[in-house]
Context: one part of a larger RNA
Molecule: small-subunit ribosomal RNA, 5' domain
Organism: uncultured bacterium
RNA sequence: GACGAACGCUGUUUUUGUGCUUAACACAUGCAAGUCGAGCGGUAAGGCCCCUUCGGGGGUACACGAGCGGCGAACGGGUGAGUAACACGUGAGCAAUCUGCCCAUCACAUCGGGAUAACUCCGGGAAACCGAAGCUAAUACCGAAUACGACCACUUCAGGCAUCUGACGGUGGUGGAAAGUUCCGGCGGUGAUGGAUGAGCUCGCGGCCUAUCAGCUUGUUGGUGGGGUAACGGCCCACCAAGGCUUCGACGGGUAGCCGGCCUGAGAGGGUGACCGGCCACACUGGGACUGAGACACGGCCCAGACUCCUACGGGAGGCAGCAGUGGGGAAUAUUGGACAAUGGGCGAAAGCCUGAUCCAGCAACGCCGCGUGAGGGAUGACGGCCUUCGGGUUGUAAACCUCUUUCAGCAGGGACGAAGCGAAAGUGACGGUACCUGCAGAAGAAGCACCGGCCAACUACGUGCCAGCAGCCGCGGUAAUACGUAGGGUGCAAGCGUUGUCC
Numbered sequence: 001g002a003c004g005a006a007c008g009c010u011g012u013u014u015u016u017g018u019g020c021u022u023a024a025c026a027c028a029u030g031c032a033a034g035u036c037g038a039g040c041g042g043u044a045a046g047g048c049c050c051c052u053u054c055g056g057g058g059g060u061a062c063a064c065g066a067g068c069g070g071c072g073a074a075c076g077g078g079u080g081a082g083u084a085a086c087a088c089g090u091g092a093g094c095a096a097u098c099u100g101c102c103c104a105u106c107a108c109a110u111c112g113g114g115a116u117a118a119c120u121c122c123g124g125g126a127a128a129c130c131g132a133a134g135c136u137a138a139u140a141c142c143g144a145a146u147a148c149g150a151c152c153a154c155u156u157c158a159g160g161c162a163u164c165u166g167a168c169g170g171u172g173g174u175g176g177a178a179a180g181u182u183c184c185g186g187c188g189g190u191g192a193u194g195g196a197u198g199a200g201c202u203c204g205c206g207g208c209c210u211a212u213c214a215g216c217u218u219g220u221u222g223g224u225g226g227g228g229u230a231a232c233g234g235c236c237c238a239c240c241a242a243g244g245c246u247u248c249g250a251c252g253g254g255u256a257g258c259c260g261g262c263c264u265g266a267g268a269g270g271g272u273g274a275c276c277g278g279c280c281a282c283a284c285u286g287g288g289a290c291u292g293a294g295a296c297a298c299g300g301c302c303c304a305g306a307c308u309c310c311u312a313c314g315g316g317a318g319g320c321a322g323c324a325g326u327g328g329g330g331a332a333u334a335u336u337g338g339a340c341a342a343u344g345g346g347c348g349a350a351a352g353c354c355u356g357a358u359c360c361a362g363c364a365a366c367g368c369c370g371c372g373u374g375a376g377g378g379a380u381g382a383c384g385g386c387c388u389u390c391g392g393g394u395u396g397u398a399a400a401c402c403u404c405u406u407u408c409a410g411c412a413g414g415g416a417c418g419a420a421g422c423g424a425a426a427g428u429g430a431c432g433g434u435a436c437c438u439g440c441a442g443a444a445g446a447a448g449c450a451c452c453g454g455c456c457a458a459c460u461a462c463g464u465g466c467c468a469g470c471a472g473c474c475g476c477g478g479u480a481a482u483a484c485g486u487a488g489g490g491u492g493c494a495a496g497c498g499u500u501g502u503c504c
Base pairs, nucleotide, nucleotide: 001503002502003501005500006499007498008497009496013370016367017366018364019363020329025327026326027325029324030323031322034071035070036069039068040067042064043063046062047060048059049058050057051056078282079281080280088206089205090204091203092202093201094200097199098198102195103194104193105192106191107190108189110144111143112142113141119134120133122131123130124129150174151173152172153171154170155169156167157166158165159164208254209253210252215245216244217243220242221241222240223239224238225237226236227235257279258278259277260276261272262271263270264269284305285304286303287302288301307318308317309316310315335361337360338359339358343357344355345354346353347352374404375403376402377401384395385394386393387392408445410440411439412438413437414436418431421428422427448493449492450491451490452489453474454473455472459488460487461486462485463484469476470475
């Protein structure tokens, strides 16, 4: 000098930031991922209309519970356990790759079929839920046709970086499509090529400690052939060979998420990785796959385990390292708040719905910055306090008193920007009656903390008497203590001041 700090004393206010560093300990409760009726069959509820025996029934589709279907749920948010590794940083490569939504270009969209949920009915179960029969729809599912282009085999040309890559022609095989519109404008569907974005893989170099760890390795190292993957590859498998790494530190052990950055320092360097941003890993513990463009998936599934809960004992349910909140641990870290108004995201043609992302508010001097606690005048140097050589000195222009101002806080009146947006229009702001503006009253409501032996700015008196105590180091205290305690005075900082811890 710095801090995500804590503790002690003290505490006016504003802006802005930050706030479980410990138990990746366990979690009550609420919320955190839905949306689309312009995909579908429909109508549980509400609205509207009609009928009514006042119980209800019918219609409409304004609308919409549940269901089928589509897209999203792989983003956003959290944490740092694991990881010394191509995890990260940086620079290259992929002639070894994929990429939903989006953009551009080209081509196509023909003909058919069978189901199933919802629903009805029956049954089982305490529940979670499950089974059987019957009915129905689709942008759900399936079959056939078409294929310039795609893939596989043969052939021609051009290029390159070894495998190879690109283009054209011919032959054989595989292989897609779905509608909706009151609006006829559009919105969608399928195939191909390219782009953009995102992702995957490989390599060079770089960044901890330890030799009281010296040898390590059998899918190990390489080859052939295959399997698998979007893709190269011992990634996996069969066979063959005996290799591969290492004192330039292999292997083992310990510790640790990495970086942009942050702190310090003139720099070199040292330390660190909270907040913000990028990447990675994880989601009760361990394992596994499914779906999908994308996961081996925090608020999905299956299995095993520990724990908790329900149970009719047969069986079930759960996962806050999301936002709040609780217990516990701890020196220590906040509200079970408001709103989708803005920004962004998902769905939707849109209106809109959802969004603990986000924007705000609340709490905390936890940090930084700013402001105030008054200004000018005022000596008979008042009273009081303290000291005194008893003359006086000092507190001290300090107070009183006079004149003035009103920041901040308080009260009253007015009152936003953020709203480019959306909506036919009316209208539409959580923050917020906030900021800000104007007015009102009155110096009125607002100063402490540490230190005063030297280092180190600042001294006397009393009390105590090696006691009580102080102390960062040197050291003070045993009867004149500037070093302990109190008082007066002083010094330094100031809404803070000290102490402790850690780093330079």